[in-house]
RNA sequence: UGCUCAUCGAGACCGGCUGAGGGACAGGCCCUUGGAAGCCGGGGCAACCCGCACGAUCGCAAGGUCGUGCACGGUGCCAACUCCUGCGGAGGCGCGCUGCGCCGCCCGAAAGAUGAGUC
Numbered sequence: 001u002g003c004u005c006a007u008c009g010a011g012a013c014c015g016g017c018u019g020a021g022g023g024a025c026a027g028g029c030c031c032u033u034g035g036a037a038g039c040c041g042g043g044g045c046a047a048c049c050c051g052c053a054c055g056a057u058c059g060c061a062a063g064g065u066c067g068u069g070c071a072c073g074g075u076g077c078c079a080a081c082u083c084c085u086g087c088g089g090a091g092g093c094g095c096g097c098u099g100c101g102c103c104g105c106c107c108g109a110a111a112g113a114u115g116a117g118u119c
Base pairs, nucleotide, nucleotide: 002118003117004116005115006114007113008112013042014041015040016039017038021031022030023029025086026085027084028083043078044077045076048074049073051070052069053068054067055066056065057064058063082111087108088107089106091103092102093101094100095099
């Protein structure tokens, strides 16, 4: 890097160094010198994995599966729904109505992110 599975409407910021960008991509729309991104230190959120406890269930058993809780460890995360839209469908509204335009936290896919597994 690829593949598989799960999740993505919630949650969580201070200090130091530094100094112009950042929000994956494109278009929007935002954030930012009242300090972007990055690095360092500390803090926090969450509960994917490990671990522990309890319950349910399958099993002769070993153990598996599911749920709840804890949060020492491995990751992750700490503006905005994954910021919105990008492809397809359903709905509503408008118009000069074989169609076109617009609207919305409607549904699904794609893409992306994170975790776990795997070659």
Description:
The RNA shown here (SAM riboswitch aptamer (S box leader)) has 119 nucleotides and comes from Rhodanobacter spathiphylli. Its mean pLDDT, the model's own confidence on a scale to 100, is 84. Taxonomically the source falls in Rhodanobacter (Bacteria, Pseudomonadati, Pseudomonadota, Gammaproteobacteria). The sequence is in RNAcentral, with records from Ribocentre.